[in-house]
The RNA shown here (c-di-GMP-I riboswitch aptamer) has 75 nucleotides and comes from a mouse gut metagenome. The sequence is in RNAcentral, with records from MGnify. The coordinates come from a structure-prediction model, not an experiment, and the mean pLDDT is 91. Its Rfam family is "c-di-GMP-I riboswitch aptamer". Rfam links the family to the GO term cyclic-di-GMP binding.
RNA sequence: GCAAACUAUUGGAAACAAUAGGACGCAAAGCUAUGGGGGCUAAGGCGCUUUGGCGCUAUGCCAGCCCGGCCGCCG
Numbered sequence: 001g002c003a004a005a006c007u008a009u010u011g012g013a014a015a016c017a018a019u020a021g022g023a024c025g026c027a028a029a030g031c032u033a034u035g036g037g038g039g040c041u042a043a044g045g046c047g048c049u050u051u052g053g054c055g056c057u058a059u060g061c062c063a064g065c066c067c068g069g070c071c072g073c074c075g
Base pairs, nucleotide, nucleotide: 001026002025006021007020008019009018010017011016024064030070031069032068035067036066037065038062039061040060044057045056046055047054048053
């Protein structure tokens, strides 16, 4: 310096994000999702259905999951 969980408000179908409070932790807990892997969600689409729903799927999301790239404090 940043800010987890949690709480409030807002956006979102959701995952999640933003703002405020709050600190679990973090030399990179800075940036990069158009470098790669992995994970989350399933609106829409497709299939099934006993028409209640179920399964698959990212164009949605996660960098505080890992590897990489760029920038980077003091000693």